Molecule: small-subunit ribosomal RNA
Organism: metagenome
């Protein structure tokens, strides 16, 4: 700290995923031990049971018990009565709010507690408990009687308290118990204090604007009430406020902090435990007690639940532990009040799931162990393997030691106070002793990412975080070996930060990648000259407070270390306040003149708006001339025309539009603006330097304008022309091309409001080498003159430095350096689409998404490769010729199709007379049947000598059967053969896509590289390009290149001259063979070109510009051919996919190709004579001569391993007869007979000869082949293969032409260039409908539910208010009665219930709409090359 993925590479820009750290986490798999932690995140769901809040007898009367003789006393208890149940535990529903954080304020309260000062007299009247009696199932209640008290109530006294004004004056208290006493503990009243609390208030932290207006107690005011206390808090009257683009209200989400994970920091995400606040206790309302209110307290409503005798009544775990649900998931109904703390109580003490501990859970973090040391012949096993070896491996076994941890057994804590008393605990810690002994797992091994092989599988099964493995040799699946990582863990998933500078404050961009609004006006907003002075609000400094502990950082120290703890110290705020500077920003108040405006003078110009006019040129009318055709295209046709077109000449009409001038030229803000005149008008530019004095710059909203189509009204319509029709093209042709033609184009007005509205570059200012053009000023020179020149200032362009850019490119008209503002992006598709809103008459515009899905999409730029893109050049590629093939018939190959087999294999050119240079049998690999199990070779070891071979016999065929039978040596032994076990075995069985080799092919095309050096961020160019020239990247010139190396050439072989030696079988010479040597190199000459390279022409020569021909095939392409030609990896077969044999197929035959032969016939057949080669073959062999046959060919037999014999009589040609254009005296297929060779062996299935038959064929459609000269075409001839078989191959050689103007076309190919969306490379790439198959959205009659306003109607309980009823001990009053007080009526308000019409959300819905995804559906060819109409 970054890497992986878009390309054939390359740079860039962008997303997407990956490596880190963290968690209250779950899940696999696996699990020894300890300590500290830490555990319902989901259902604020419902809860069984038990506990979590009581003490006080020193407030009271009394009851029960136990003692006492008793008076009493001691215990314990339900009532009254006080304190206390407002702590203390628990949850995060609600809340966007003065709740929370901080910092300020104060109209305020306070029980206990301190601290002072003062009181503490005197009575009265009840009442529970209790005891009678009643009512209920219960829960409770009803009533009558007695009683006490620190409980209630009055009187007295009354300050410093309270009201009043500061006065007068008026009100307001109390309670006692304990103690033998001292004294203690309490009660009022006051004041102060600690601390807690309550209210106001600045700042500050979430999202949406597709939520923009919102408010009636709302804002203020007086008057009243209320409250501990301000205050519309409440209420009556009056005012009309008041809040908001600095986002009100409304919607959604959320307790909020200290902290917490992250992070380099800034951030960004979080708010468990713990801590500090704040809400809430089953929902919702409400009061009452109190200092202070309501989890374990009341009333009410509701919903649930439980008990009921149906009359009626309980309940509220979000205390603790626990159940059941939910849910991936979160514990013991434990122990103890020892400690801390809290109530109460004088105290002993009681109470306390707070707390303190123990338990379960690897959940977390931290420590510890599973042993150390030695041990190679590197055992076994297992894994691999080229079979040698390797690997696990010091690993184990073995041998010495150790005892952390285990187990046993002894001791044994601190934490606790002045005594005793200790859950946890016989615990932690220690001593003995035993005995290596109880203790290893997970991931992961193609790349990022560290670990590799083997077999299994065979796009299957499966992996996968991204790229992406798998379709027989998978380091990628699965399983083993081995390895690397972690370790009591290890992997997964999920969440968050980071990486991500991918929201850019630190730190990002906007020509062309996503992105500048289509102009411009300008109100709020930010900004904003030069200069004085004054404030001192922002800023700076300093000082005070304040920032809660904890947590973090650091320094110390405690547990054996650490995790934990503990102490000290820094540190932290956009806070508050106080003292200070005053330059910069800000206000204020003045000056100034450079920005900005104005004035005066001049100038330009298609700027605007409205009337007026002109002349071309199309059309159409009308009239004359003329007569057949015109118009139109690639060719036509539709149309038009004898009812007179079109041409022409004359004359009218009518509507649009302005040719030349004219320009990379002016105006204008942008869209836009083009005859000419006249009006009205808007900006600008230059010079002055008079005027005012910053008056300026951008601009959210807003407003104006705003091409071309379209829309509304009325006009107008000549051309041209969506739609429409017709015609042609076409496979279709709803198009492209023609013929017509209405909307519209034009005018008025009014609408729309949009575009590649582009310079795809917002507007303003300032800065920063240069050169050129060109439009309009001013000034200087200079002149007759603004012809020239300088110079300036505004505009428009080209080039082109530095800088700038990913490159291209921009470069004083920036995209450069900077500054102020404003709009905009933030992966690709979905989609500028839904849905809302807003504009419109519509059309539609404008604002704008998700869900889904992909691992990319893109810019620029390099190399190819393609263009039905350009240039140039080449080749029998076109053309010119000439002979053909496509039509016959046959032959040979393929396909097909048949078959038991018709083995196999080659498939555009570059498969098809190809492998195969010979298929009867063999070959043969195919098919039938039949045998055979090791045949052939080779090693080792043992055994053998009927084991080889000849000869019958037998078999379709083999020593299968008979007969004969080793060799070498004195021996030992050895050969030679067989047999037997063991090892190698065989396979023409599969994989040219695992492979060597060879082979074809572009292509004998001319190109393909490289090295150092130089340009480019690179990828790459360069050079190899340019300018000649060549057959040629072949030479010269030029050149940031300068060399080289593979390739052309050349060197090697044939042919062609001469000249030398030599040569037998040739031979007078001369030819012939051979070797060696001379010969051609543009070497001379003219001529062109550039003085080059070369070219063109001549001379001389056998032969001239490579002389002719062959070899010879660069870097590479086609996963081209070949595993069947050989080798070889791997997979298969092993009494068979081997091997052996006989027969049969390979030769079938409806048909298609392909390659050839023959031939249609007079340039010919035929019959007879004649003539003239070359290359070559030959001893299992070529065979002369002779004779026999009509003839294949036989019989005898000479010569010849061959410049000597022999194959060997060339053919066509030349001579002469005949044949006369006929399916012939052409052609010769088929088909009889009869005979020959070869060979074992001619049935299927060979070849030749005699004689007969005598068929298709009368110059071949549409294509299409070969050649350019000794070539093509015709004529034979020879050789290989071979027993025999040759129309094929491969060769020889006779005769021997025509034609090439040329490079526009078709084909291939070279260089250069130019577009690209192609790279598997144009046999690319790719677009939509359509059908199918899945996903999500959307609309959609309605349908089902939340939400929270709104009216209205009801209306508990409660407070308050009222009231003429009811009832009442204390006070007053003799009494009546009253005062107050309760109860009951009843008004306001109320929770909640119903009604209602809107809202705003989810969910669903026949069907319907686009959309999106899916290895080979259909259609058709939009786009990428000028993509075939840009």
């Nucleotide at each position: 700290c970054g890497a992986g993925u878009u390309u054939g590479a390359u740079c860039c820009u962008g997303g997407c995923u990956c490596a880190g750290g963290a968690c209250g986490a779950a899940c696999g798999c696996u699990g020894g031990c300890g300590g500290c932690g830490u555990g319902c995140g989901u259902a604020a769901c419902a809860c069984a049971u038990g506990c979590a809040a009581g003490u006080c007898g020193a407030a009271c009367g009394g009851a029960c018990c136990g003692g006492g003789a008793g008076a009493c006393c001691g215990g314990u208890c339900a009532g009254u009565g006080g304190c206390g149940g407002a702590c203390g535990g628990g949850u995060g529903c609600g809340u966007a709010a003065c709740a929370c954080g901080u910092g300020g304020c104060u109209a305020c309260c306070a029980a206990u507690c301190c601290u002072u000062c003062g009181u503490u007299g005197g009575g009265g009247g009840a009442u529970a408990c209790c005891c009678g009696g009643g009512g209920g199932a219960a829960a409770c209640u009803c009533u009558g009687g007695u009683u006490a008290a620190g409980a209630c109530c009055g009187c007295a006294u009354a300050c410093g308290c309270u009201c009043g004004a500061u006065g007068a004056g008026a009100g307001g208290a109390a309670a006692g118990c304990c103690g033998u006493a001292a004294g203690g503990c309490g009660a009022c009243g006051a004041a102060g204090g600690c601390u807690g609390g309550g209210g106001c208030u600045g700042c500050g932290g979430c999202c949406g604007a597709u939520u923009a207006g919102g408010u009636a107690g709302a804002u203020g005011g007086u008057g009243g009430g209320g409250u501990a206390a301000c205050g519309g808090c409440c209420u009556a009257c009056c005012a009309u406020g008041c809040c908001g683009a600095c986002g009100a209200u409304c919607g959604g989400u959320a307790g909020c902090u200290g902290g917490u994970c992250u992070g380099a920091g800034a951030g960004g995400a979080u708010g468990g435990c713990c801590a500090g606040c704040c809400a809430c206790a089953c929902u919702g309302g409400g009061a009452u007690u109190g200092a202070g209110a309501a989890c374990g307290g009341c009333c009410c409503a509701g919903a649930c639940u439980c008990c009921u005798a149906c009359g009626g009544g309980g309940g509220g775990c979000a205390g603790c532990a626990g159940u059941g649900a939910g849910g991936a998931a979160u514990c013991u109904u434990c122990g103890g009040c020892a400690a801390u703390g809290g109530g109460c109580g004088c105290a002993a003490g009681c109470c306390u799931g707070a707390c303190c501990g123990a338990g379960c859970g690897a959940c977390g973090c931290c420590g510890c162990g599973u042993g150390u040391g030695g041990g190679a012949u590197g055992a076994c096993g297992c894994c691999u393997u080229u079979c040698g070896g390797g690997g696990u491996g010091u690993a184990a076994a073995c041998c010495a030691c150790u005892u952390u941890u285990c187990u046993g057994g002894g001791g044994g804590a601190a934490g606790a106070g002045u005594g005793a008393g200790g859950a946890c605990g016989g615990u932690a810690c220690u001593c003995c002793a035993g005995g290596a002994a109880u203790c290893a797992g997970c991931c992961u091994c193609g790349g990022c990412u560290a670990a590799c092989u083997a077999c299994g599988u065979g796009c299957c099964a499966g992996c996968a975080g991204c790229c992406g493995c798998g379709g027989u040799a998978a380091u990628a699946c699965g399983u083993a070996g081995g390895a690397g990582g972690c370790a009591a863990g290890c992997g997964u998933u999920g969440u968050c930060c980071g990486g991500a500078a991918u929201u850019a404050c630190u730190g990002g961009g906007c020509g062309u990648a996503a992105a500048g609004c289509g102009u411009g006006u300008g109100c709020a907003g930010g900004c904003g000259g030069c200069u004085u002075g004054a404030u001192g609000c922002g800023u700076c400094u300093c000082g005070u407070g304040u920032g809660a502990a904890a947590u973090a950082g650091u320094u110390c120290g405690g547990c054996u270390c650490a995790a934990c703890c503990g102490a000290g110290c820094g540190g932290g705020g956009u806070c508050a306040c106080g003292a200070g500077a005053u330059a910069c920003g800000a206000u204020c108040a003045g000056g100034c003149u450079u920005g900005a405006g104005g004035g005066c003078a001049u100038g330009a110009g298609a700027g605007g708006c409205a009337c007026c006019u002109a002349g071309a040129a199309c059309u159409c009318c009308u009239g004359g001339u003329g007569g057949a055709g015109c118009a139109g295209u690639g060719a036509a046709a539709u149309g038009u025309g004898u009812a007179g077109a079109g041409a022409u000449c004359a004359g009218g009409a009518a509507g649009a539009a302005u040719a030349c001038c004219c320009g990379u030229g002016g105006g204008g803000a942008a869209g836009c603006c083009g005859g000419g005149g006249u009006g009205c008008u808007g900006g600008c530019g230059u010079g002055u330097a008079c005027c005012u004095g910053a008056c300026g710059c951008u601009c959210a909203g807003a407003c104006a304008c705003g091409a071309c189509c379209g829309c509304g009204u009325g006009g107008g319509g000549a051309g041209c022309a969506a739609a429409c029709a017709g015609g042609a093209u076409u496979a279709g042709a709803u198009a492209c091309c023609c013929u017509g033609g209405u909307a519209g184009u034009c005018c008025a007005c009014g609408c729309c409001g949009u575009a590649a509205a582009c310079g795809a570059u917002g507007u303003c200012c300032a800065c920063u080498c240069g050169g050129u053009a060109u439009g309009g000023g001013g000034g200087g020179u200079a002149u007759c003159g603004a012809c020239c020149c300088c110079u300036u200032c505004c505009g428009u362009g080209c080039c082109g430095g530095a800088g700038c850019u990913u490159a291209c490119g921009c470069a004083g008209u920036a995209a450069g350096u900077g500054g102020a503002c404003c709009g905009c992006c933030u992966g690709g598709g979905g989609a500028g689409u839904a849905c809302g809103g807003c504009c419109g008459c519509a059309a539609g515009g404008c604002u704008a998404a998700a869900a889904c899905u992909c691992a990319a999409a893109g810019g620029a730029a390099u190399u190819g490769a393609c263009g039905g893109g350009g240039a140039c050049c080449c080749g029998c590629a076109c053309a010119a010729g000439c002979a053909g093939c496509g039509g016959a018939g046959c032959g040979u190959g393929u396909g097909g199709u048949u078959u038991a087999a018709u083995u196999c294999g080659a498939u555009u050119c570059a498969a098809c007379g190809c492998g195969a240079a010979g298929c009867a049998c063999c070959u043969u690999a195919c098919c039938u049947g039949g045998a055979u199990u090791c045949a052939a070779u080779c090693u080792a070891u043992c055994g053998u000598g009927c084991a080889c071979c000849a000869g019958a016999g037998g078999u379709a065929a083999u020593g299968c059967u008979c007969u004969g039978u080793c060799c070498c040596g004195c021996a030992a032994g050895g050969g030679c053969g067989c047999g037997a076990u063991g090892g190698a075995c065989g396979g023409u069985g599969c994989u040219g896509c695992a492979u060597g080799g060879c082979u074809g092919u572009c292509g004998u095309c001319a190109g393909c590289u490289c090295g150092u050096g130089c340009c480019g961020u690179g990828a790459g160019g360069u050079g190899u390009u340019g300018g000649g020239u060549u057959a040629a990247g072949u030479c010269c010139c030029c050149u940031a290149a300068c060399g080289a190396g593979c390739g052309c050439a050349a060197c090697c072989c044939c042919c062609g001259g001469c000249g030398u030696c030599g040569g037998u079988u040739a031979c007078c010479a001369a030819u012939c063979c051979g070797a060696c040597g001379c010969a051609a190199c543009u070497g001379c000459c003219c001529c062109g070109c550039a003085c080059a390279a070369c070219g063109g022409g001549g001379a001389g020569g056998a032969a001239g510009g490579u002389g002719g021909g062959g070899a010879u095939g660069a870097u590479g392409u086609c996963a081209a051919g070949u595993c069947a030609g050989c080798a070889c990896g791997g997979c298969c077969c092993u009494u068979a996919u081997g091997u052996c044999c006989a027969g049969g197929g390979c030769g079938a035959c409806a048909c298609a190709c392909a390659c050839g032969c023959u031939a249609c016939a007079a340039u010919g057949g035929u019959c007879g004579g004649g003539a003239c080669a070359a290359c070559g073959g030959g001893c299992a062999g070529c065979g002369a001569c002779a004779c026999g046959g009509c003839g294949a060919c036989g019989u005898g037999a000479a010569g010849c391993g061959a410049a000597u014999c022999c194959c060997u009589u060339a053919a066509a040609c030349c001579c002469g007869g005949c044949c006369u254009c006929a399916g012939u005296u052409c052609g010769g297929a088929u088909g009889g007979c009869a005979g020959g060779c070869u060979g074992c062996a001619a049935c299927c299935c060979g070849c030749c000869u005699g004689c007969c038959u005598g068929a298709a064929g009368u110059c071949g459609g549409a294509g299409u082949u070969g050649c350019u000269a000794g070539u093509a075409a015709c004529c034979g001839c020879u050789g290989g293969u071979c027993a025999g078989c040759a129309c094929a191959c491969a060769g020889c050689g006779g005769u021997g032409a025509a034609u090439a103007c040329g490079u526009u076309c078709c084909c291939g190919g070279g260089u250069c260039u130019u577009g690209u969306a192609c790279a598997c490379a144009c046999c690319g790439c790719c677009c939509g409908u359509c059908a199918c198959a899945c996903c999500a959205c959307g609309a959609a009659a309605g349908u089902g539910g939340g939400g929270g306003a709104c009216a209205c109607c009801u209306g508990a309980a409660g407070c308050c208010g009222u009231g003429a009823g009811c009832g009442g001990a204390a006070c007053c009053g003799c009494a009546a009665g009253g005062a107050c007080c309760g109860c009951c009526a009843u008004g306001u308000c109320g929770a909640g219930g119903g009604u209602g019409g809107g809202c705003u959300u989810c969910a669903u819905g026949a069907u319907u709409g686009g959309g999106g995804u899916g290895a080979a559906g259909u259609c058709g060819u939009a786009a990428c090359a000028g993509g075939g109409u840009a």